[in-house]
Model confidence (mean pLDDT): 81 of 100. A computed fold for an 84-nucleotide RNA from an uncultured Clostridia bacterium, annotated as transfer RNA. Rfam family: tRNA. Its family is annotated with triplet codon-amino acid adaptor activity in the Gene Ontology.
């Protein structure tokens, strides 16, 4: 320099044809169980506003196409892998 491959809550991952993001799981927080804990069971967890319904934002960035995009298009970044 050229080809690829990938990025999604605090974390690993899912989301199959373009139509409810974040299922499931680890971690955290409450609660049961113990004398205590550990293990194990039960609930809740993404940000910002708001007593609270509930609104808005959110899939590496920035544009695009489309009624609707994590998904599909363009350039750009970051990581890997491969050829030179």
């Nucleotide at each position: 320099g050229c080809c690829g491959a990938a990025g999604u809550g605090g974390u690993g991952g899912a989301a199959u044809u373009g139509g409810c993001a974040g299922a499931c799981g680890c971690g955290c927080c409450g609660g049961a169980c113990u004398c205590a804990a550990a293990a194990u069971c039960c609930g809740g967890u993404g940000g910002u506003a708001g007593c609270g319904a509930u609104a808005u934002c959110g899939u590496g960035u920035c544009g695009g196409u489309u009624c609707g995009a994590g998904u599909c298009c363009g350039a750009c970044c970051u990581u890997c892998g491969g050829c030179a």